Small-subunit ribosomal RNA, 5' domain from a metagenome, 503 nucleotides, folded computationally.
[in-house]
Context: one part of a larger RNA
This record gives sequence, C1' cells and structure tokens, in this order.
RNA sequence: GAAUAAACGCCGGCGGCAUGGAUUAGGCAUGCAAGUCGAACGGAGAGACGGAGCUUGCUCCGUUGAUCAGUGGCGCAAGGGUGAGUAACACGUGAGUAACCUGCCCCCGAAUCUGGGAUAGCCCCGGGAAACUGGGAUUAAUACCGGAUGUGGUUUUCUCUCGCAUGUGAGAAGGACCAAAGAUUCAUUGUUCGGGGAUGGGCUCGCGCCCGAUUAGCUAGUUGGUGAGGUAAUGGCUCACCAAGGCUAUGACCGGUAGCUGGUCUGAGAGGAUGGUCAGCCACACUGGGACUGAGACACUGCCCAGACUCCUACGGGAGGCUGCAGUCGAGAAUCUUCCGCAAUGGGCGAAAGCCUGACGGAGCGAUGCCGCGUGAGGGAUGACGGCCUUCGGGUUGUAAACCUCUGUCAGGAGGGACGAAGAAGUGACGGUACCUCCAGAGGAAGCCACGGCUAACUACGUGCCAGCAGCCGCGGUAAUACGUAGGUGGCGAGCGUUAUUC
Repeated sequence: GAAUAAACGCCGGCGGCAUGGAUUAGGCAUGCAAGUCGAACGGAGAGACGGAGCUUGCUCCGUUGAUCAGUGGCGCAAGGGUGAGUAACACGUGAGUAACCUGCCCCCGAAUCUGGGAUAGCCCCGGGAAACUGGGAUUAAUACCGGAUGUGGUUUUCUCUCGCAUGUGAGAAGGACCAAAGAUUCAUUGUUCGGGGAUGGGCUCGCGCCCGAUUAGCUAGUUGGUGAGGUAAUGGCUCACCAAGGCUAUGACCGGUAGCUGGUCUGAGAGGAUGGUCAGCCACACUGGGACUGAGACACUGCCCAGACUCCUACGGGAGGCUGCAGUCGAGAAUCUUCCGCAAUGGGCGAAAGCCUGACGGAGCGAUGCCGCGUGAGGGAUGACGGCCUUCGGGUUGUAAACCUCUGUCAGGAGGGACGAAGAAGUGACGGUACCUCCAGAGGAAGCCACGGCUAACUACGUGCCAGCAGCCGCGGUAAUACGUAGGUGGCGAGCGUUAUUC
C1' cells in the first nucleotide's frame, strides 16, 4: 500500500447493488417450513334440481354435488440448514466397470384372460386421566392372494465371433420358473413383461492433497488362497479351513489440526495466505446403535432400542428434538423482521381447474462493504465584526461572511404512472414503487484524524521527568512546533481514526 462475513471510538444527508450468528454442532416458548389426487375405492354429506304424497311446509324417491375422516397411489431420499466429524478414493482430475442398479421421462415389441378371501372406514360393546387401544358384526378398490397364457426374460447345455483375462456378443436345443388393473366427460389415460435410450447413482484404480521423528516400528480378519454366505455388484464385506504373510525413513503407526474444490485476497510474476456469500461434491440432523419401507434412505420436521435433558400426568403411564424461516435465553468485541406474496422462476400431486411450497420473489433493520449524488452557484474589499498572533506598524482567519443576482440535484408537497404478464382475455406481493410533469424555498444535510523526523501540515498559552504522549527513533526536570487547550494549517470526506488478521 492492498484486503476483510470484521469489531470499537467520534460523527452521520440520500439512493442503488451486495452482504449480515465467524463464539456455545449450547438450550429453546410460539407460529409457519410437505403435501396432493373423488378421473383408484367404499362411505358420510351442506346445498341445488326434478318427481310423488299431502297436513302448504314437512316427509319420501331420483339426479347432481361443495366438503370430510379412512383405504389406496405418487411425493415425503428433492428443495432448505450447518461444518461437528473426516488426513479419507472424502475431495480434485483422469481412467475402468467384460463386477453393477436406475421410479418418474422418451422410443420399440408383445400382452392386459379367469377367480377368491379379507380389512380400514361406518355400526355395536368395552379399557384408559391422556397418548392410545381390545372385541364383535358388516363393506369396496388400481389394496392383497390363487389359476391360465408366455412374444419374451432368468437358469442349463452346445456352436460361432470378439477380447489382455475372469469372460462379452450372436444363434440353436430341451426342461423348469416368472406377468397384469382398471378409470372416465369415449378423446384418452393407466397396468404387465421384454429391449433400447436419457438421466441419476454404486464400486475400483493412476496422480494430487497440512504439521510433528521430543511419534520408529505397526498389524491377527491382520496379508493371501480355497469354499460358502451376503450384496444391484467386485471384494476379508462376513464366516469355516489352509498358508504366514502385509505396511514402513519415498515416513508406516501414533499424535495434532482441518470439510474438499471452482475460486477469493495479495503479488510484476513465481509464490504466500485463505475456502464467508455463489456453484459442485462430501458429511451430519439431541448423543450412540439398528433395521423397516422403497427405484432410491439406514431417512433433518419416519420407526425401534439405550442415554442425557425438557414437559404433561389421575403416578399406572405418556410427549418432544429449530445445524429449516422468523423469534427467545445464554456465552460473546460482534451479526437483522416472530414482515408481504405465491404475481414471476422452480418443485410435489393432479387429466385439468387447482392446492401446497419460510424454495423463491420481495419489503424491513445495520455506513457492514462497493458505487453514485448532495450539503449550493456567480458576483462581492472600507479586506467589516469577532477570534488568534504581533516587533503594536500590522499580519492572519479571508471572498470566507454580510450583501446582490441566480439555480433547483437530493430531501418535501401535488398530479400522472409503468416494464416485469408468458397472453385471445384474465392474473403484480413488490407498489401508487421506479419514472415523468408541476410547485415552494438556500431553505433540512460535515465530520474525523494529524501537524518533531520517517510524513503533507506551526504558533501562543497552561504544565514542569508531574500530568501525559508514543508505530519506531524518542518527547516532558520553567522559554515543549512531540503532553493539554486555543488559533491556524495539512489529509481524507458521510465518513475518519484505532484494534485484529493476511499478502
């Protein structure tokens, strides 16, 4: 000098764009943050329409039907948060998978036949303070379970092709096993099997990846083999048996620290430091462990067990998890609103209308940063008054002020008023905002630090090694340009200075 997710002191006019819990991955009141589908299903059903009966405002029947809990489907594995752990194939980069999976989406081929028994809901009877739960009767499905069919797929054998190898691909043969679901407004859409694609992932490997030797030896599923189990899949991944191996000064093991990267800061570069916002990947979800469901989880707002903590209780038993958005307490030098809206973009469900969405779009708060603008412009000397200095002549503040003539940025008032909406039309939270026109009036808007040298900028008074200053050198003990105040000057300017950290 540059920089910062900064903090502190003094001061503080406006706007735009960014950015804002770095410490206790400490504890959390309250509200919201994941639902949706009646075009899968049985039921309940406000209301509306039509008809009948009559007691003329009620009953019954039929159609339609907002809405509702339940069964079922899809979603809830995304989006959002955090950086605790992790020195690791975690990440980055480049390969491999002849060792693999992939819901929704796209293309192609084939099919969708025939039966059955339940169950929630509703109703009845109980238990419990509650959370919840037991029994009986009855009912539906795209819920569940049989049978049929097999273009095909899996498995076994053979032939050929290709490959570095385990093997891949194609064809043939016989046996065994494996499917399905309907809905509707009649246009569709869904379901099943198989092949291909796309997308997303799993696994393996080469290279790269901090400090300590005051850590030198480490290792028993350890290293390899055979067989089996398990997995979507390879593999000590697990197990039985066999062998005795494997790693290490090119730093094993141990300890410390740390999420990694694109990037960011600095620097002429090489390099050094760093990883906040944004983007990609990973890990975590009160702490530890476990599986279930599913295409996908060992699952932030799912389940089970144990633990700590908090809450309710009729003491028998239950409920909870903000490292989502706001907000609160605590600790801290320190970090915001319990706001508006689904109008846009995107996501989930749905045929759609639409519903949900603290993702997101916005507004609010903070000079936290960057950028822009303003606090007036021109004229004006008897160089006024006042202040300060003085050699008492004067000098300086200083065209500065007053005064005259103007202007109208910003702020203020009034009127108009968007783009963002994709469109035939409708649909805007922001927002009566931005912007435009008019009005009034210099009015409402300047501070901070420094002035001995480094380093731009000097005098007076007070103090008297005191009080104090200080980044380094060093100032202060009676004439201090170095302390304090005043005048003046220099620098930067809605900021300025200090502290901390990096180059």